Context: one part of a larger RNA
RNA sequence: GGAUGAACGCUGGCGGCGUACCUAACGCAUGCAAGUCGAACGGGGAUAAAAGUAGCAAUACGAUUAUUCUAGUGGCAAACGGGUGAGUAACACGUGGGCAUCUACCUUGGGGUGGGGAACAACGGACCGAAAGGUUCGCUAAUACCGCAUGGGCUCGAGAGAGCAAAGGAUUCGCAAGAAUUCGCCCUAAGCGGAGCCUGCGGUCGAUCAGGUAGUUGGUGAGGUAACGGCUCACCAAGCCGCUGACCGAUAGCUGUUCUGAGAGGAAGACCAGCCACACUGGGACUGUGACACGGCCCAGACUCCUACGGGAGGCAGCAGCGAGGAAUAUUGCACAAUGGAGGAAACUCUGAUGCAGUAACGCCGCGUGGGGGAAGAAGACCUUCGGGUUGUAAACCUCUUUUCUGGAGGACGAGUGAGGACGGUACUCCAGGAAUCAGUCUCGGCUAACUACGUGCCAGCAGCCGCGGUAAGACGUAGGAGGCGAGCGUUAUCC
Numbered sequence: 001g002g003a004u005g006a007a008c009g010c011u012g013g014c015g016g017c018g019u020a021c022c023u024a025a026c027g028c029a030u031g032c033a034a035g036u037c038g039a040a041c042g043g044g045g046a047u048a049a050a051a052g053u054a055g056c057a058a059u060a061c062g063a064u065u066a067u068u069c070u071a072g073u074g075g076c077a078a079a080c081g082g083g084u085g086a087g088u089a090a091c092a093c094g095u096g097g098g099c100a101u102c103u104a105c106c107u108u109g110g111g112g113u114g115g116g117g118a119a120c121a122a123c124g125g126a127c128c129g130a131a132a133g134g135u136u137c138g139c140u141a142a143u144a145c146c147g148c149a150u151g152g153g154c155u156c157g158a159g160a161g162a163g164c165a166a167a168g169g170a171u172u173c174g175c176a177a178g179a180a181u182u183c184g185c186c187c188u189a190a191g192c193g194g195a196g197c198c199u200g201c202g203g204u205c206g207a208u209c210a211g212g213u214a215g216u217u218g219g220u221g222a223g224g225u226a227a228c229g230g231c232u233c234a235c236c237a238a239g240c241c242g243c244u245g246a247c248c249g250a251u252a253g254c255u256g257u258u259c260u261g262a263g264a265g266g267a268a269g270a271c272c273a274g275c276c277a278c279a280c281u282g283g284g285a286c287u288g289u290g291a292c293a294c295g296g297c298c299c300a301g302a303c304u305c306c307u308a309c310g311g312g313a314g315g316c317a318g319c320a321g322c323g324a325g326g327a328a329u330a331u332u333g334c335a336c337a338a339u340g341g342a343g344g345a346a347a348c349u350c351u352g353a354u355g356c357a358g359u360a361a362c363g364c365c366g367c368g369u370g371g372g373g374g375a376a377g378a379a380g381a382c383c384u385u386c387g388g389g390u391u392g393u394a395a396a397c398c399u400c401u402u403u404u405c406u407g408g409a410g411g412a413c414g415a416g417u418g419a420g421g422a423c424g425g426u427a428c429u430c431c432a433g434g435a436a437u438c439a440g441u442c443u444c445g446g447c448u449a450a451c452u453a454c455g456u457g458c459c460a461g462c463a464g465c466c467g468c469g470g471u472a473a474g475a476c477g478u479a480g481g482a483g484g485c486g487a488g489c490g491u492u493a494u495c496c
Stems, first nucleotide, its partner, number of pairs: 001496004006492005013367006019360002021325001026323003030320003035076003040073002043070007052061003083278003093202007101195003106191008114148001116146002123138006153164004168183006204250003211241003216238008253275004257268004280301005303314004331357001333356003339353001340351004370400004380391004405433006414423001440485005445466003451480005461468002
C1' cells in the first nucleotide's frame, strides 16, 4: 500500500447493487416452512331438484339426480428444495480411467391389459383410559391384496425344459350390447438424466509418535448385496503395511474460487456454484426406484413439558422470533404476480424455495450539501517587532440555477393469453416553491503533507518506532491557523 462476513470512537443527507451469529453443532415460548388427487374407492355431511308413499290438506318421509366439502382406504410426493460444518486426513474432495451394477417420473420402439378369490380401515355394537391412545365382535369398496390363464419377450439352463405379468378411471356416441378418444396399468428393448462400486495421481503439521496388524493378509467353499469384494461366516495357509514415514497424536469439511503479489509464491475457503457429512446424543432397521430418512418409526441416554402418578409428549444446524454467550451480526413483514418445485386430466391447491419489502454507512459505486460576481480587504477572533499580518472572495451584498428537498398532478415495464402485479401509487415524468434541508473526522517533532500563542512544569498527559514533559514544550491541554481524506474519518484485529 492492498484486503475484510469485521468491531470500537466521533460524525452522518440520498440512491443503486450486494452482504449481515465468524462466539454456544448452547437451550428454545409462539406462528408458519409438504402436501396433493373425489377423473382410484366405499362411506358421511351440506345445498338444490325430485318420481313416489301416507294424508282431505298443511305437511312428513323420500328412491334418484346435480353441485360441493371431506375423516378413512389407495396413489404420487415427502430421499427434492432449505439449514449447518460438528465429525472426517478418508477414494471425503479434485482430476483422469474403469465396471461386477441399479434406476421412479420422462422420451422412443415392440407386445399385452382375459378370468376369479379372500380380506382390512372407515362405519356400527360392546368396553378400557385423566390424556395420549387402545381392545374385542360384526359389515364393506377399490387403480389395496392373492391365486389361475396366456408368453411377443425376459430370467435360469449346454440342451431338453422350468419359471415370470397386468387395473382400471373419465368423456363422447348409443335404448342397450358395445364403439371411439384420453389418462393410466403390465412385460420387454433402448435413451436421457441420476445413483452405486473399483482405481492412478494430487492437496496439513508432529519422529520429543518406529514399529503396526488376528478378519489381520491370501486361498477354497458358502451366505449376503442391485453389484465386485473378508462385506459376513466355516476351514486352510502365515501373511500384509512401514524411514518413499506405517501406526499414533494434533488440526481441518474438500473444490471452483477469493485476497495479495510484476510473477513465482503466500494466505483464505464468508457470499455464489459443485461434492461430502450431519439433523438433541448413541444405535437400529422399516417403507420405498431411491433413506438407514432435519419437520418418519423403534430402542437407550441427557434435557424440557403435561399428568387424575397409572402413564404420556417433544427435538428451529428450515423462516421469523426469544434467552444465553459475545467486541459483534436484522422483521415473530407482504405475495405466490414472476421463476422453479410437488400433486392433479384440468380448474386449482400447497410452497418462510423464490420474488419483494423492513433494519444496519457493514461493503462497493454514484450524487448532493450550490454556481458566477464581490475590498489592497468590513466586524470579530488570533498573532504582532504595535507599523501591521492572518482568517479572506471567505462573509455581507448583487445575480443565476433547482441536482437534491417540500407540496401537487400523472403514472409504468415486469403479464405471455381475455382477466389477473406482492413490490407499488414504487420507479419515472410534469408543475409550483425557495439557496432553500444536509460536514465531519484525523493529524500538524522526524519517518510524514501541515506552526504559532497561552496553560502545565518528569505533574497532568502523549506515543506505531525514535522518543516528548523537571518554567519560554512547533511532541501534553486549549485557541487561532494549516495539512489529509470526505458521508465519512480515525483506531484495533487479521492476511499478503
Molecule: small-subunit ribosomal RNA, 5' domain
Organism: uncultured bacterium